[in-house]
Molecule: Bacterial small signal recognition particle RNA
Organism: Cyanobacteria bacterium K_Offshore_surface_m2_239
RNA sequence: GGCCCGGAUCCACGCGGCCAAGACGCCCUAACCUGGUCAGGACCGGAAGGUAGCAGCCAUGCGGGAUGCUCUGGGCAGGCGUGGUCUCCGGGUCACC
Numbered sequence: 001g002g003c004c005c006g007g008a009u010c011c012a013c014g015c016g017g018c019c020a021a022g023a024c025g026c027c028c029u030a031a032c033c034u035g036g037u038c039a040g041g042a043c044c045g046g047a048a049g050g051u052a053g054c055a056g057c058c059a060u061g062c063g064g065g066a067u068g069c070u071c072u073g074g075g076c077a078g079g080c081g082u083g084g085u086c087u088c089c090g091g092g093u094c095a096c097c
Stems, first nucleotide, its partner, number of pairs: 001094008010084006017076003021072003024068001026065003034059004042051003
């Protein structure tokens, strides 16, 4: 000095981790200012019947709760894998001095 191997630096890509948030799913959730049905009662009517409608019941949900091998993007420290950069370190081997 050449070649090979291993490692480090830097870069790129991929995977994963932690944190909070959102979506979805589950549960709770309305005296009245949501809906439906509207007992009782009220009102209109000569009557038939009708009107509005409290409570109750049902549904829904502003909001809240626990949770999820789910999804979404964000942040964080820097892990693992692959490739590249030809800068650096170590080892082996060959040749030369």